[in-house]
RNA sequence: GGCGGCGUAGCUCAGCUGGUAGAGCAGAGGACUCAUAAGCCUAAGGUCGCCGGUUCGACCCCGGCCGCCGCCA
Numbered sequence: 001g002g003c004g005g006c007g008u009a010g011c012u013c014a015g016c017u018g019g020u021a022g023a024g025c026a027g028a029g030g031a032c033u034c035a036u037a038a039g040c041c042u043a044a045g046g047u048c049g050c051c052g053g054u055u056c057g058a059c060c061c062c063g064g065c066c067g068c069c070g071c072c073a
Base pairs, nucleotide, nucleotide: 001072002071003070004069005068006067007066010025011024012023013022019056028042029041030040049065050064051063052062053061
């Protein structure tokens, strides 16, 4: 330098025939218990890597850029 994959909550990841984003774990609160743990209940937490385009509408489609991984040279 070329090609491919990935980038979504603190972490691990879902979600793509475009219709306003979810789970598990962690953390917080509650209930239970003599107390702790486990299990149970509740709420919170996101500019979906960045910028632009298409569209009534974009995590999803298109272009550029950035980062990580792999292959080739």